Model confidence (mean pLDDT): 84 of 100. The RNA shown here (small-subunit ribosomal RNA) has 1465 nucleotides and comes from an uncultured bacterium.

RNA sequence: AGAGUUUGAUCCUGGCUCAGAACGAACGCUGGCGGCAGGCUUAACACAUGCAAGUCGAACGCCCCGCAAGGGGAGUGGCAGACGGGUGAGUAACGCGUGGGAACGUGCCCUUCGCUUCGGAAUAGCCCCGGGAAACUGGGAGUAAUACCGGAUACGCCGUAUUGGGAAAGAUUUAUCGGCGAAGGAUCGGCCCGCGUUAGAUUAGCUAGUUGGCGGUGUAAUGGACCACCAAGGCUACGAUCUAUAGCUGGUCUGAGAGGAUGAUCAGCCACACUGGGACUGAGACACGGCCCAGACUCCUACGGGAGGCAGCAGUGGGGAAUCUUGGACAAUGGGCGCAAGCCUGAUCCAGCCAUGCCGCGUGAGUGAAGAAGGCCUUCGGGUUGUAAAGCUCUUUCGGUGAAGACGAAACGGUUAGCGCUAAUAACGCUGACUAAUGACGGUACUCACAGAAGAAGCACCGGCUAACUACGUGCCAGCAGCCGCGGUAAUACGUAGGGUGCAGGCGUUAAUCGGAAUUACUGGGCGUAAAGCGUGCGCAGGCGGUUUGCUAAGACAGGUGUGAAAUCCCCGAGCUUAACUUGGGAAUUGCGCUUGUAACUGGCAAGCUAGAGUGUGGCAGAGGGGGGUGGAAUUCCACGUGUAGCAGUGAAAUGCGUAGAUAUGUGGAGGAACACCGAUGGCGAAGGCAGCCCCCUGGGUUAACACUGACGCUCAUGCACGAAAGCGUGGGGAGCAAACAGGAUUAGAUACCCUGGUAGUCCACGCCCUAAACUAUGUCAACUAGUUGUCGGGGAAGAAAUUCCUUGGUAACGAAGCUAACGCGUGAAGUUGACCGCCUGGGGAGUACGGCCGCAAGGUUAAAACUCAAAGGAAUUGACGGGGACCCGCACAAGCGGUGGAUUAUGUGGAUUAAUUCGAUGCAACGCGAAAAACCUUACCUACCCUUGACAUGCCAGGAACUUGCCAGAGAUGGCUUGGUGCCCGAAAGGGAACCUGGACACAGGUGCUGCAUGGCUGUCGUCAGCUCGUGUCGUGAGAUGUUGGGUUAAGUCCCGCAACGAGCGCAACCCUUGUCAUUAAUUGCCAUCAUUUAGUUGGGCACUUUAAUGAGACUGCCGGUGACAAACCGGAGGAAGGUGGGGAUGACGUCAAGUCCUCAUGGCCCUUAUGGGUAGGGCUUCACACGUAAUACAAUGGUCGGUACAGAGGGUUGCCAACCCGCGAGGGGGAGCUAAUCUCAGAAAGCCGAUCGUAGUCCGGAUUGGAGUCUGCAACUCGACUCCAUGAAGUCGGAAUCGCUAGUAAUCGCGGAUCAGCAUGUCGCGGUGAAUACGUUCCCGGGUCUUGUACACACCGCCCGUCACACCAUGGGAGCGGGUUCUACCAGAAGCAGCUAGCUUAACCGCAAGGAGGGCGGUUGCCACGGUAGGGUUCGUGACUGGGGUGAAGUCGUAACAAGGUA
Repeated sequence: AGAGUUUGAUCCUGGCUCAGAACGAACGCUGGCGGCAGGCUUAACACAUGCAAGUCGAACGCCCCGCAAGGGGAGUGGCAGACGGGUGAGUAACGCGUGGGAACGUGCCCUUCGCUUCGGAAUAGCCCCGGGAAACUGGGAGUAAUACCGGAUACGCCGUAUUGGGAAAGAUUUAUCGGCGAAGGAUCGGCCCGCGUUAGAUUAGCUAGUUGGCGGUGUAAUGGACCACCAAGGCUACGAUCUAUAGCUGGUCUGAGAGGAUGAUCAGCCACACUGGGACUGAGACACGGCCCAGACUCCUACGGGAGGCAGCAGUGGGGAAUCUUGGACAAUGGGCGCAAGCCUGAUCCAGCCAUGCCGCGUGAGUGAAGAAGGCCUUCGGGUUGUAAAGCUCUUUCGGUGAAGACGAAACGGUUAGCGCUAAUAACGCUGACUAAUGACGGUACUCACAGAAGAAGCACCGGCUAACUACGUGCCAGCAGCCGCGGUAAUACGUAGGGUGCAGGCGUUAAUCGGAAUUACUGGGCGUAAAGCGUGCGCAGGCGGUUUGCUAAGACAGGUGUGAAAUCCCCGAGCUUAACUUGGGAAUUGCGCUUGUAACUGGCAAGCUAGAGUGUGGCAGAGGGGGGUGGAAUUCCACGUGUAGCAGUGAAAUGCGUAGAUAUGUGGAGGAACACCGAUGGCGAAGGCAGCCCCCUGGGUUAACACUGACGCUCAUGCACGAAAGCGUGGGGAGCAAACAGGAUUAGAUACCCUGGUAGUCCACGCCCUAAACUAUGUCAACUAGUUGUCGGGGAAGAAAUUCCUUGGUAACGAAGCUAACGCGUGAAGUUGACCGCCUGGGGAGUACGGCCGCAAGGUUAAAACUCAAAGGAAUUGACGGGGACCCGCACAAGCGGUGGAUUAUGUGGAUUAAUUCGAUGCAACGCGAAAAACCUUACCUACCCUUGACAUGCCAGGAACUUGCCAGAGAUGGCUUGGUGCCCGAAAGGGAACCUGGACACAGGUGCUGCAUGGCUGUCGUCAGCUCGUGUCGUGAGAUGUUGGGUUAAGUCCCGCAACGAGCGCAACCCUUGUCAUUAAUUGCCAUCAUUUAGUUGGGCACUUUAAUGAGACUGCCGGUGACAAACCGGAGGAAGGUGGGGAUGACGUCAAGUCCUCAUGGCCCUUAUGGGUAGGGCUUCACACGUAAUACAAUGGUCGGUACAGAGGGUUGCCAACCCGCGAGGGGGAGCUAAUCUCAGAAAGCCGAUCGUAGUCCGGAUUGGAGUCUGCAACUCGACUCCAUGAAGUCGGAAUCGCUAGUAAUCGCGGAUCAGCAUGUCGCGGUGAAUACGUUCCCGGGUCUUGUACACACCGCCCGUCACACCAUGGGAGCGGGUUCUACCAGAAGCAGCUAGCUUAACCGCAAGGAGGGCGGUUGCCACGGUAGGGUUCGUGACUGGGGUGAAGUCGUAACAAGGUA
C1' cells in the first nucleotide's frame, strides 16, 4: 500500500466482498510445562447452607469459674454498623466531565484559650408471678453508670438589646486517658453557575407553583424547596415538549491523522439494595447484612400468629452459545474497637479450576545414501516422501525421583547511646547499636544429584483474490462457497489419499468493533448525460459583504501563571535468568480559568468617500401584461337558383351522404374559433408563456451625457406570489377539431393503428387544482481568462454616398488555453475563483405504505421499513442485427428455354411393422447420401447350434515337420476313425536354430460396444466471396483507431490519385494442367499429296498434310482515336487463330457452424471378457395403410413403327476383350483367329438423312402389371438377380398452391464408354453428336461485399424483453375487532410516617406546702401521600376472518408493449 466482482473488450460512476488489528468471547478438533493477568456481557431471575461488623471490664451494676491474680458471660453505656464489598435497574439529568462561585455543615485528627461545679429521679440485666407452639411479651419488687434530668457559672453565641435563654463525666495501675464551651486548621460533604454530553420534526408548540415579586415556613445553608397574597409571565426552530435508547469519566480498541466504536478488569463520581412509600437515630443515612407500612413471593405454625430478602464471598436452581472453589490465612497491606495485649475483617493476601488472553520454554542435537522398506504418482525410464527413518555418536532444559531450601519480617515490643524540645537527667519526637517473637502461601520459588531420547504436535488451507498439486471416488447427485463461483464421466473448487503451504500449544469457525471505505468527504466527494439544481420569482430571520481615518479590544495572536487525580500511552532507567509483568523519573494530557501585551485582520462604535446599488433628464426597440373595439380569408350550417347521379373515403374497401335531388356551382344570410403571407438560427417576458389591426391603462429593459443619494448590497431555510396542458365547480357559448362511445374495415384475435360519425372538452367569466422531458435535463450574484463569423436594439467617428471603424446590451455558429470518464463545454463556461441557497449517497421494494398538511374530488406534498439482488448505471469501442440509408455484385430478380409438384416405375428417407427389419447422415450444407453394386459372402442385425489364450499378434513349456488319402455322424461349424509322409541351416556327433502344426498355463488378444460435446486426420458450408492481418510510427487515459477510410476504377483490398502514415504477410492475379493458332523435332501400329499397286493405305514408297507427343512461339491494353484529372482505367478500332482474367479445370485466406465422421484410419477415457469376443446354418437389411426428396419413361405427328443409309470422341481388355463362321425369332450357345493393344477386340454410335405407313384415337401413343416359355451368371436365383420371346396392355391427354436448373458450344436433345462387378445401373463419373432463346434493366425477392446510422443485442434478432392469469413460499399495508405495555387527565380511597390541632386517657425528675401546673406520652382529628379502584384520552407492541399490492421461484397460459423507423418513433 491494495485486490476480486457489472462488459465481447474499455474508461468511469457505484455498491457488495476480501486481505489487517483487536476481543470479558463462544463452538469444533487437538493439548507438554511455567510466569503474569482475566473469568454471568443473558434473568436488577429465585435462592438451601456457611461465613462477610464488631469491639471496649481503662464507663456501669450483676452472674459464673478460680484461694488469689486473673479469665469468661448476658445486659446498660460508648464508638463503629453512612467505611470497606456488590450491581448498573433507573437516570438525557448540574447525573457526569471541566472550570469557577457563595449562603453552609464537618464525629474521629491537629493548634490555641478557658472550664470540668452543686444536686436529683429512674431503668435494663438479675429475682418473683404470668401469656404464647414459636417469635416474643405483660405485671411486680429492687439496682449502677462516662445512660437520663435540674441548678450554678462561662462566653468572642442568638435575640425586640431593659434584659432573657443556653455546657460538662468521669475512669484508673497516679502517669495519663477522657468530658464541655469557644476560635482556627485539615479532611470530607451539601448547594449554585458557564461550557460540553445519543437519536428521532412522520414529536411544533410546552408550562398554573408554571415565571417573577412581597411576607413567611423550612433547612446546616441559598432558592417556588414549601405556603399566603399580587402581577402575567417563563421556555422554544441555536429544537422547547414528547418518544426511544443509555449510568458518566480517566480510559480501551482501531486509525497516518482527523475521526469511528466502546465504557469488562483498575481508578474517580453517581444511582440502587425483593417492589413501592416513609421517617427515626446520628457529625454523617432517608441507611445492602437497621426500623415502620403496603404489595408480590418463599418458609415455619399447635391455624391463633410469626420469619425472610446473596446486585457481599463461596455455592444451588433457572436462563443461556457462555463465565470458576460451599478452599487457606489474618503472615503482609488496610479498616473498626481498644491505653494496650488483642479481637473482628469472604476488604485483602494466597491457593484451587479454565489454553480465556499475553509472554517464555520444550517436544532433542550431530552424523548418516543401499537415496532401505512402505506409501503415493508415473511417460514404467523413474520421481517423491527424503537425511526424513533405521544405524552410530552426544546432550538432559521441561517433566519424574531424591536432597537441601528461601526473599517477602521489620516495624510495634524490650535494653541502650546520641540529638532536639524543655526548668527537667519526666514524657515526647528523630537517629543509631544490641535483642525476643511473628509466614497462610509452602517444603513453594531457587539450587544440586540420578536415570534415560527417554513422557510431550496439532490445526487449517492448497481455483483466483492468497503462500501451497497430483491420483482415485462421485457425476447439477452427494456436497462446497467470504466474493467471483465449482459439481451434468477425465473436478488442482465436492469426499478420501499422497504431497505441499501457513501458523503452532494451539489452529480454525462464528458473533460484534475499527480499518481498508475519499462509501457522509472538517482534514477529504459530488449534482449537463452516471444518484443529485426546488418550475419561477419576491423576500423576513440567518450567512456573507466596497473604500478611508480614528477609537475599542469581543474574536485572533504572543508571554506568564493556576488547574488538567492516580493508573494507562510515549521516552530514559531499574527488578524478576529473559519476556509478559512490576517499578523510579520525565514528557505528554492538543482543554478550561486568571493575567499582561499587540492592534495588521474579522467584529463593534463614530466620521467620511464613490468604483457596488439606486434616483432624476433625453431618446429607442419589442407577439411583455390587462381591458375595450374592429377586419378579412377559410370551414360548417341555413335559404333560394342552376344542374344530375353520383359524392366521400382507402393500401383496397365498407359504414356514411345522395333521385325526398347530394357532390359541383351562383347569390344572400347566421355563428363560433383561429389569425395565412410578413416570419427569421428574429423580438419580449422571472418562469409558465406571448402573434390580424386600432384605442385606453400598465410593468420591465436598454442607451447617451450629466446631476444627486452615499454601501442603501448579494444570497435566502420557514413564508408569500405566479405557474402549460389535462381535470373540477357555477353560468354562458359551441363553427371546426375531438377522449369516451357507435358503426365499417384490418386481423388468428384487434376493446388499437385506418375510415365514417360523435359527446365531454377545447372558447368566455368567476373560483379551484399546482403538476410536466415545467429541459439549456446546466440555481442566483460578482470578478478574471485568446479570438473569428452571423444577426437584433442603442450610441459615436470618418466619408459626398455606398460603406467602413469603434463602443454597449442581447441572441446564434465555430474555436485557443483550460476542464471533462468520455461525449462535449469553451467570455452566454461544464475554465480560474469568491458568497449564499437547494439537492445526492447501490439497484429493486417506492416516490409506495402509515401519519401529518393542502384539495370539492381527482389527487398533490412531506416520506419510510421489512424483504430481495450483486449488480443497476454513464460515455465511448469492436462486432452482429434493423420491416434504417447510400453504393456495388451474383441465373438473385427480370427476359427466355426446359423441368419438378399430377401418372407409372426405380431409388433414398420418414413413419408404421417386425425376432431382426444393423448403423450413421436431418434446413440451405440429410434424403440415386456413406453404399464405385445386400441372393450366400458382404453383415455390423435376429433366431438356433457351437468355442473360450480364442479367427488374429508377442512371449514360456511339452510334443510333432508341414502337408495329405478315405470313411462315419451332423444343417453346418465341428467331432470321431484312418492312409501316406518326414523337409531347411549349423555341427564330426550329441544337439541347437528358423518356419509351421497340436496340447497346456498365464501375461494378454478381441470388440462396426459408448463418448465426433475429450481428440488427430479428412470433409462440407458461407465462398473462388474479396476479404483477413502484422511491424514500426501517429492519435486516444483506454478498449481501440489510423493504415484498410475518401475521389475514380476493376472480376478483385485490381490499379491510380489524395491522405499521419510508411511498409509487409495470408488471400486476388500470375506461375500448373487442358483446349483454341503456328513453328521445330520425330514418324509406328498413325497419315497418303505425288509415283506404282490392291476389293481394301492392302503393299512398295514418302513423312508434305492429318494425327500423335515433346519443345517453343503467341496476347502485353503492346498500337491508333476518344473520354478521364497530364492518372489508373474505360469505350471504339486496326492487326490477329485468339482481345482485354480467350474457354474449362486444379487451386478454397483469417475464420464460422461444439457442422459431419470413434462404422475408413489413428487415438484418450469408460465399458464387456465361457461374452458386447469368435465360428456356423437359416432369416433380415428387399416388409407396406401412408408422407416426402431425387430420377427414369411417358402422355405423342418437331411423333411412333418399318426399310435403307452417314458421321464421333473418350475409354476398357489375359481369371480378360473376344473377330470371322455356324445354330437359335431372341437372350444366347458353339467356335476359336487376333490382341499384354494408335496394330486385335468391346463396337452396329444415336439423334440425323432418304423413303413408306399411321391421322388425333387412350390410338400402330404409353408401356406398368400379370400369365406362359426361356437364356446367362453363380455352390445356390423361394424369400431376393438381370435379360429374351409370346401373350396381357394399367395410370397417363402436359399436371393446384408452390418450386428448380441454365447466359454459349451453354440449355435442351442424342447416343457411347469406364469404375464397382461372378451376375445385376433409370444411379454415378466421363465422352462426343445436333444445337437454341433471352438479358430493357436493378424497383422488388434471396444471398453477399463496402461505407454510414440506431441499438436496452454480444449464446449477438432463432437476440433481448413487458404485463395479466395459474401454482408455491416470504415479508409487509388495510381490517370488524381482541389482548398487553406505557403515559396523561378527572375522581374515589388513604397504610405507615411527618407536621399542625387536641376539649379524651395517662405521666419519675422541674415549679408548687398542697391542689395543681409546665412538659411529655397514648389516643383522636386535619393536611400531604404509596399501594389500590373507577371513567375517559394519547402512544406503542402482539394478534385477527377477509383483503391490497410487493418480492422470489430451470423448463406453465395469453398476447408482443419496449430495444432497429421494433414494424403506429
The sequence is in RNAcentral, with records from ENA.